[in-house]
Context: one part of a larger RNA
RNA sequence: CUGGGCGUAAAGGGUCCGUAGGCGGCGAGGUAAGUCCGUUGUGAAAUCUCCUGGCUUAACUGGGAGGGGGCGACGGAGACUGCCUGGCUAGAGGGCCGGAGAGGCGCGUGGAAUUGCGGGUGUAGCGGUGAAAUGCGUAGAUAUCCGCAGGAACACCGGUGGCGAAGGCGGCGCGCUGGACGGCGCCUGACGCUGAGGGACGAAAGCUGGGGGAGCAAACAGGAUUAGAUACCCUGGUAGUCCCAGCCCUAAACGAUGGUCACUAGGCGUUUCCGCCGUAGGGUGGAAGUGCCGGUGCUAACGCAAUAAGUGACCCGCCUGGGGAGUACGGUCGCAAGGCUGAAACUC
Numbered sequence: 001c002u003g004g005g006c007g008u009a010a011a012g013g014g015u016c017c018g019u020a021g022g023c024g025g026c027g028a029g030g031u032a033a034g035u036c037c038g039u040u041g042u043g044a045a046a047u048c049u050c051c052u053g054g055c056u057u058a059a060c061u062g063g064g065a066g067g068g069g070g071c072g073a074c075g076g077a078g079a080c081u082g083c084c085u086g087g088c089u090a091g092a093g094g095g096c097c098g099g100a101g102a103g104g105c106g107c108g109u110g111g112a113a114u115u116g117c118g119g120g121u122g123u124a125g126c127g128g129u130g131a132a133a134u135g136c137g138u139a140g141a142u143a144u145c146c147g148c149a150g151g152a153a154c155a156c157c158g159g160u161g162g163c164g165a166a167g168g169c170g171g172c173g174c175g176c177u178g179g180a181c182g183g184c185g186c187c188u189g190a191c192g193c194u195g196a197g198g199g200a201c202g203a204a205a206g207c208u209g210g211g212g213g214a215g216c217a218a219a220c221a222g223g224a225u226u227a228g229a230u231a232c233c234c235u236g237g238u239a240g241u242c243c244c245a246g247c248c249c250u251a252a253a254c255g256a257u258g259g260u261c262a263c264u265a266g267g268c269g270u271u272u273c274c275g276c277c278g279u280a281g282g283g284u285g286g287a288a289g290u291g292c293c294g295g296u297g298c299u300a301a302c303g304c305a306a307u308a309a310g311u312g313a314c315c316c317g318c319c320u321g322g323g324g325a326g327u328a329c330g331g332u333c334g335c336a337a338g339g340c341u342g343a344a345a346c347u348c
Stems, first nucleotide, its partner, number of pairs: 003320004007302002012316001014201004021194003025088002028085004033081002035077008048066007091191001092188003095184004103177007110154001115149007125136002162169002206247006215241002220236004258315006266293012297304002321348003330341004
């Protein structure tokens, strides 16, 4: 340098933005770097192939011919790639109009419930379990009514639904703000795709400082169970869960399926937007999303099947037997916990 692969066998980077690089639409002119053709030089000898000779043969060896990746020069070709010039609008972007949405951030606000506190009624139990006990209660609990406080989460709507790049997002109102989609086809004129490094975001848990703390609840304590029970069950309960600021950067970060583009039978749902027919009920078509089923095809099978795991193109990431091991060492990041990078001996 190369082969075969990556849904479940080893293997898609957690996600996006983007640097270098790689790749790149339609038509024309130029150029001739890549590319192709011809001529020429070079490509030492030995080696290699063919012919032929010498040792009895062969190995070995003498002679002759051929071949030879590639490189240089000159001449030529101009399809394709590159470069230059000028052009196009189907890609991409912009404009105008429009509706949908738990997209993000901030501020405010509402009711139900749990708990606590105050007060009223009321009396002997409550609670909990398989059964109990610990626990709570005559200093009046549980139950019930009124009031107050505080924190967290938002029943129904709710969906097989929507939005977001992913993580993720759900009461209501206001403000600020991102994206996607539909319609028109008005503008720019290839401005595109991917993306090594890099940057940003990134559930939960965890960490630092400050606040908050209703419920829940690692640790912990007690009660049970049991041979034991450092558990499962019960009664309690601290970190934490919540907020602000700053870290951490992991995951079954999953569709276990990288991104973009094009093409390839159908059927049935659903969300949003637009058009046509129709008095209405309704019918029918286009676009974007989201599901189920299924033919060709693909697949080891399972299955996938226009949301491909089909058929192709481009770019990135990754795999190469199991254990040792995501360990050691080194480097780097982190306050730490630890993260990222990541072996070998040995062994089967």
A computed fold for a 348-nucleotide part of an RNA from uncultured Acidobacterium sp., annotated as small-subunit ribosomal RNA, central domain. Model confidence (mean pLDDT): 90 of 100. NCBI's taxonomy places the organism under Bacteria, Acidobacteriota, Terriglobia, Terriglobales, Acidobacterium.